[in-house]
RNA sequence: AGCUCGGUGGUCUAGUGGUUAAGACAUCAGGCUAGAUACCUGGAGGUCGUGGGUUCGAUUCCCACCCGAGUCA
Numbered sequence: 001a002g003c004u005c006g007g008u009g010g011u012c013u014a015g016u017g018g019u020u021a022a023g024a025c026a027u028c029a030g031g032c033u034a035g036a037u038a039c040c041u042g043g044a045g046g047u048c049g050u051g052g053g054u055u056c057g058a059u060u061c062c063c064a065c066c067c068g069a070g071u072c073a
Base pairs, nucleotide, nucleotide: 002071003070004069005068006067007066010025011024012023013022018056027043028042029041030040031039049065050064051063052062053061
């Protein structure tokens, strides 16, 4: 180089053409408590890898590129 799979908040994952991108952990605030890392409530945090194309509409489909994993020689 070729082939296959993947890239989504700080981390791990779901979602797979149409409403506000869902959840867990972490973090922050409040509550509870003698106190708390435990428990309860709430908030913030996402150009969905980059750039094009298709479409009325793209995180989703197509193409190229970048990065990672596997495989083959």